[in-house]
Context: one part of a larger RNA
RNA sequence: CUGGGCGUAAAGCGCGCGUAGGCGGCGCAGUAAGGGGAUCGUGAAAGCCCUCGGCUUAGCUGGGGAAGGGCGGUGCCGACUGCUGGGCUGGAGUGUCGGAGGGGAUGGCGGAAUUCCUGGUGGAGCGGUGAAAUGCGUAGAGAUCAGGAAGAACGUCGGUGGCGAAGGCGGCCAUCUGGCCGAACACUGACGCUGAGGCGCGAGAGCGUGGGGAGCAAAAAGGAUUAGAUACCCUUGUAGUCCACGCCGUAAACGAUGGGUACUAGGUGUGGGCCUCCUGACGAGGUCCGUGCCGGCGCUAACGCAGUAAGUACCCCGCCUGGGGAGUACGGUCGCAAGGCUGAAACUC
Numbered sequence: 001c002u003g004g005g006c007g008u009a010a011a012g013c014g015c016g017c018g019u020a021g022g023c024g025g026c027g028c029a030g031u032a033a034g035g036g037g038a039u040c041g042u043g044a045a046a047g048c049c050c051u052c053g054g055c056u057u058a059g060c061u062g063g064g065g066a067a068g069g070g071c072g073g074u075g076c077c078g079a080c081u082g083c084u085g086g087g088c089u090g091g092a093g094u095g096u097c098g099g100a101g102g103g104g105a106u107g108g109c110g111g112a113a114u115u116c117c118u119g120g121u122g123g124a125g126c127g128g129u130g131a132a133a134u135g136c137g138u139a140g141a142g143a144u145c146a147g148g149a150a151g152a153a154c155g156u157c158g159g160u161g162g163c164g165a166a167g168g169c170g171g172c173c174a175u176c177u178g179g180c181c182g183a184a185c186a187c188u189g190a191c192g193c194u195g196a197g198g199c200g201c202g203a204g205a206g207c208g209u210g211g212g213g214a215g216c217a218a219a220a221a222g223g224a225u226u227a228g229a230u231a232c233c234c235u236u237g238u239a240g241u242c243c244a245c246g247c248c249g250u251a252a253a254c255g256a257u258g259g260g261u262a263c264u265a266g267g268u269g270u271g272g273g274c275c276u277c278c279u280g281a282c283g284a285g286g287u288c289c290g291u292g293c294c295g296g297c298g299c300u301a302a303c304g305c306a307g308u309a310a311g312u313a314c315c316c317c318g319c320c321u322g323g324g325g326a327g328u329a330c331g332g333u334c335g336c337a338a339g340g341c342u343g344a345a346a347c348u349c
Stems, first nucleotide, its partner, number of pairs: 003321004007303002012317001014201004021194003025088002028085004033081002035077002038074005049065006091191001092188004096183004103177007110154001114150008125136002162169002206247006215241002220236004258316006266294012298305002322349003331342004
C1' cells in the first nucleotide's frame, strides 16, 4: 500500500416481474461450522537471521540456536455471524369500512370543425405570398343556405393539477379489470430487500397480411427564390398517420440522478384522505400519502443538490477506466427485412 468513481467531465440497464446468489428485525435456549484464546504435532536439508568455530582476513565453509505463511490434533470461550428449537410484533402481508384518479381493455353514443357529394341563392373571381406564379373558376368556382356521406381528433374545464413501473394516459356512458391512499380495530408472525441469467412490457418510425383513408403529409411533380436551390416559401400529392392481428425493441426511453431502509433546521404553494376546535358553512390547528418552489447544516470542481438529497450510513444490482479508429470489423445470437444485442484490434494523437 492492498482503488477511485457514475446530475452536467467516461459511467444508472428504457421499465417491471422474478430464479440462483448476496444481505436481513426483537428476545430466549441449544449447538460450535465461521470467530477468539491456549496447547501439541508438522512446517526436510540448504538459504535468511543470531551465536560459536575453520582457512593469516574476507568471500567461502562447519557446529548450535532462533524464526517460519500455512496445515492438522486436543481442550477451552460463547459476545458476534451461521445452524436448530420454541417465542414476539415494530418490518412485510391479509381482512373490515371509506376515498381520489386522462391507470388498462372492450363495446356503444355525442357535438364542433374539416373535406367531399346533391340541391337552392348568386355571378367573377378564388386561392396563395415578402411579392408572385403554378393551381381552382362562366361546363358557374369562392361566398351563403339546406340536406347527405366519411374519417380522424376530442375545444372550454385544464392546473405550477391527477393516474401509471416505465413507455404513456384527456369528449360522454356502460361492462370487465390493475394499482394506490386514509381510519380504527382484528389476524398471520420476518413471510423481508435486492436481483446475475431468464421472462414480460416498451413512444415514434419501420415491416407483414387484410381493412380504412377526412385532414395532414416523407417520396414525387409543378410554381417561386437563387449564381445554383436536388432546400427554406407556395400549389398538388403517394406511402404513412387510423383499425385488426403478427413482428420490430430503438430514443435527449431525461430528473441526462438504479432499487430499498433509517436518520438529519425551517418557510411557502398545491392534489387526496382522516382527526380536533369553533355553531354545521367560512376558518384555524394536527396527522398520513403525493407533487412544486425557496432555503440552512452538510455535500459539490463549480453550477447547484438540500426530508422527492447530489447530506449521513448500511444492503443488493448495473456501469466507467484518455480522444479518434468505433458502437465499426469479425464471430455468435435475435429479426421477414430494416436492423438490434454482444463487441475488439491494428494504426494514430

This is a predicted structure of a 349-nucleotide part of an RNA (small-subunit ribosomal RNA, central domain) from a metagenome. Model confidence (mean pLDDT): 91 of 100.